[in-house]
About this RNA:
Predicted 3D model of a 350-nucleotide part of an RNA (small-subunit ribosomal RNA, central domain) from an uncultured prokaryote. The coordinates come from a structure-prediction model, not an experiment, and the mean pLDDT is 89. The RNAcentral record of the full RNA draws on ENA.
Context: one part of a larger RNA
RNA sequence: UUGGGCGUAAAGGGCGUCUAGGUGGCCAGGCAAGUCAGAUGUGAAAUCCCGGGGCUCAACCCCGGAAGUGCAUUCGAAACCACAAGGCUGGAGUAUCGGAGAGGGUGGCGGAAUUCUGGGUGUAGAGGUGAAAUUCGUAGAUAUCCAGAGGAACACCGGUGGCGAAGGCGGCCACCUGGACGAUUACUGACGCUGAGACGCGAAAGUGUGGGGAGCAAACAGGAUUAGAUACCCUGGUAGUCCACACCGUAAACGAUGAGCGCUAGGUGUCGCGGGUAUUGACCCCUGCGGUGCCGUAGCUAACGCAUUAAGCGCUCCGCCUGGGGAGUACGGCCGCAAGGCUAAAACUC
Numbered sequence: 001u002u003g004g005g006c007g008u009a010a011a012g013g014g015c016g017u018c019u020a021g022g023u024g025g026c027c028a029g030g031c032a033a034g035u036c037a038g039a040u041g042u043g044a045a046a047u048c049c050c051g052g053g054g055c056u057c058a059a060c061c062c063c064g065g066a067a068g069u070g071c072a073u074u075c076g077a078a079a080c081c082a083c084a085a086g087g088c089u090g091g092a093g094u095a096u097c098g099g100a101g102a103g104g105g106u107g108g109c110g111g112a113a114u115u116c117u118g119g120g121u122g123u124a125g126a127g128g129u130g131a132a133a134u135u136c137g138u139a140g141a142u143a144u145c146c147a148g149a150g151g152a153a154c155a156c157c158g159g160u161g162g163c164g165a166a167g168g169c170g171g172c173c174a175c176c177u178g179g180a181c182g183a184u185u186a187c188u189g190a191c192g193c194u195g196a197g198a199c200g201c202g203a204a205a206g207u208g209u210g211g212g213g214a215g216c217a218a219a220c221a222g223g224a225u226u227a228g229a230u231a232c233c234c235u236g237g238u239a240g241u242c243c244a245c246a247c248c249g250u251a252a253a254c255g256a257u258g259a260g261c262g263c264u265a266g267g268u269g270u271c272g273c274g275g276g277u278a279u280u281g282a283c284c285c286c287u288g289c290g291g292u293g294c295c296g297u298a299g300c301u302a303a304c305g306c307a308u309u310a311a312g313c314g315c316u317c318c319g320c321c322u323g324g325g326g327a328g329u330a331c332g333g334c335c336g337c338a339a340g341g342c343u344a345a346a347a348c349u350c
Stems, first nucleotide, its partner, number of pairs: 003322004007304002012318001014201004021194003025088003030083001034080001035077002038074005049065006091191001092188004096183003103177007110154001115149007125136002162169002206247006215241002220236004258317006266295011299306002323350003332343004
């Protein structure tokens, strides 16, 4: 390379929007570039293959034929593909009505708790542990009551509940705003799918500037433990955690499972919307669409397991893998304030 693969063996890009490109529904006619068929020309000789012949045979040589997958010209075919034009509604989208939701942003409000401050009561301990000690306390602690300050997080509800593309999102209210879903008709008429680059988003930690700082807490200090203890336990404690703006761009960014469409037994729970039924009682029962769980048939799988939310059966497009170590490293390039990130080898070795 041809292949074969990517849940766990190597392998799905962290996620989205979109460009080029690839690919694409139904009907009727047109065209004839691709495609298919005929003819003509060409496709040097030698070689290879077939027939015949010459060296005593053979190798070798000579003659004839065939072949030469190709190219060009020309005459045709029109199913498929392309192209231009026409039509359709099932794909896709728009309008109308409706309810659900921790979806996002901004502002405001609330109570519980911790800590601190002031005051009252009150007296000798408190705290902490396996046991202790460091620590706090007669300058009145701990406990308890009242008042105040401030920051951060929102118990119960809370749920294999919901929303979001992913990261993620949870007190209450208002404003601004995105998406999904259901129902009815109407409209547009293939407008679709995927998506190299590009652009945007992207937990935590970390960085810059300014603020904030209650609790927690890397580093650090002390007390213990121990042979030692740069730890686990304890007492403290600074960055940080919080806010604004700007960077960083990583992760077991996981469902370790790319996106879209179609097809392929069922059972059971739950969430949203709708229809039917209904002494109209939050129910219950039947049913449609959309989500989210569990179990399970066929099938698949090395097994585990997956199984209409596929890892089954197919199609389209993208990404990625190719023995272990060296190494996600060096070098170079690009990005970053830095930390570092992205791209990414080889020698050597087993």